[in-house]
RNA sequence: GGAGUCGGCCGGACAGUCGCUGCGCCUUGCGUGGAGGAAAGUCCGGGCUCCACAGGGCAGAGUGCCAGGUAACGCCUGGGCGGCGCGAGCCGACGGAAAGUGCCACAGAAAACAUACCGCCGACGCGGGUUUCCCGCGGGUAAGGGUGAAAAGGUGCGGUAAGAGCGCACCGCGCGUCCGGUAACGGGUCGCGGCACGGUAAACCCCACUCGGAGCAAGGCCAAAUAGGGGAACGAUCGCGUGGCCCGCGCGGUUCCCGGGUAGGCCGCUUGAGGCGAACGGCGACGUUCGUCCCAGAUGAAUGACUGUCCUCGACAGAACCCGGCUUACAGGCCGGCUCCAACU
RNA sequence: GCCGGAAUAGCUCAGUCGGUAGAGCAGCUCAUUCGUAAUGAGAAGGUCGUAGGUUCGAUUCCUAUUUCCGGCACCA
Numbered sequence: 001g002g003a004g005u006c007g008g009c010c011g012g013a014c015a016g017u018c019g020c021u022g023c024g025c026c027u028u029g030c031g032u033g034g035a036g037g038a039a040a041g042u043c044c045g046g047g048c049u050c051c052a053c054a055g056g057g058c059a060g061a062g063u064g065c066c067a068g069g070u071a072a073c074g075c076c077u078g079g080g081c082g083g084c085g086c087g088a089g090c091c092g093a094c095g096g097a098a099a100g101u102g103c104c105a106c107a108g109a110a111a112a113c114a115u116a117c118c119g120c121c122g123a124c125g126c127g128g129g130u131u132u133c134c135c136g137c138g139g140g141u142a143a144g145g146g147u148g149a150a151a152a153g154g155u156g157c158g159g160u161a162a163g164a165g166c167g168c169a170c171c172g173c174g175c176g177u178c179c180g181g182u183a184a185c186g187g188g189u190c191g192c193g194g195c196a197c198g199g200u201a202a203a204c205c206c207c208a209c210u211c212g213g214a215g216c217a218a219g220g221c222c223a224a225a226u227a228g229g230g231g232a233a234c235g236a237u238c239g240c241g242u243g244g245c246c247c248g249c250g251c252g253g254u255u256c257c258c259g260g261g262u263a264g265g266c267c268g269c270u271u272g273a274g275g276c277g278a279a280c281g282g283c284g285a286c287g288u289u290c291g292u293c294c295c296a297g298a299u300g301a302a303u304g305a306c307u308g309u310c311c312u313c314g315a316c317a318g319a320a321c322c323c324g325g326c327u328u329a330c331a332g333g334c335c336g337g338c339u340c341c342a343a344c345u
Numbered sequence: 346g347c348c349g350g351a352a353u354a355g356c357u358c359a360g361u362c363g364g365u366a367g368a369g370c371a372g373c374u375c376a377u378u379c380g381u382a383a384u385g386a387g388a389a390g391g392u393c394g395u396a397g398g399u400u401c402g403a404u405u406c407c408u409a410u411u412u413c414c415g416g417c418a419c420c421a
Base pairs, nucleotide, nucleotide: 001341002340003339004338005337006336007335008334009333010332012310013309014308015307016306017305018304020034021033022032023031024030025029036316040327041326043325044324045323046322047321048215049214050213051212055247056246057245058244060211061210062209063208064207065079066078067077068076069075080094081092082091083090084089095206096205100204101203102200103199104198117145118144119141120140121139124138125137126136127135128134129133153171154170155169156168157167158166172195173193174192175191176190178187179186180185219267220266221265222264229258230257231256232255233254234253238252239251240250241249260420261419262418274293275292276291277290278289279288280287281286311314346417347416348415349414350413351412352411355370356369357368358367364401373387374386375385376384394410395409396408397407398406
């Protein structure tokens, strides 16, 4: 210098004037706060609220290597294993297919209790012939060919009529054992087994663990208004209590439909698993302690307009009960760690 | 704001345990008719909204995304 990889941060700046909105005050004004890293998708997890502060069983849903972090998680951190990359690094729904069931189209002999289309095979059997041999049928075999996404351990030597874990060596596999590690798992001194039956669980299923339902339009208070009208179900062996069934618990004239009325105010509402800084513990996620700060709370719903200066000329996008994550969108820019290549000193 | 559902031929819809997707209507061609309609026969028409993944193989299973549709206030 080039190529790459990982992590963090910013995402117009400054000044003036006038507005909008929350709060406070000494209230015709003054002071002070006023969108994001994703406020988004609503995909997970929790807080909060109501229904038994949530109970038992079935069904259902979700998660899925191990350990840890956390309020919790499908998130994060560290490790293991597998794959990709020269490497830094990246990716992985990564339990079980010898518990059982299903499926594997077409092709192919055969798609799972194995089998034989071509092929290979002898002084093996039978029959025939042009009789040192050839043909057909039977028999043996699975090395080779062929089919397929996938074909019943691989290589070599021996062996044989031809072959075959049939025998042996090495590799692979399984079981046991020993060692290291909290574990997943790894290693090997060792022993045993010729080998034991493909794929699919984002098919049913099995195993382990987790999960009650609904959502701030939850829920509570005040006020206003009207036709307490009509219909349906059941009427206590019943109905309702926000996915289904049974039990239990609670309430009881309850629920649903049509029709009618109001579309006002207050609480919930923002101080929180909160931000920043430091020290300590930990590889890390994170935790503990101390100090310090208050940093949007609207309800037709605020966060804008104009002017000036400057630059690299500005992307995706706007809170609506609140947090922790994930995912998706994003012009451009800054900083740092590491890797590879080339050249020079 | 919160909670659900759908996307398949031009239109309306089927499609179950994964194996090259159908029906009706419309449109096209032919026949019938003097001609049209109706009727009869035939053929065509699909990346199954988009992009990834699982699988030998995906409309179907999983994930993300796009578009569209529906419901949810209080009182008596």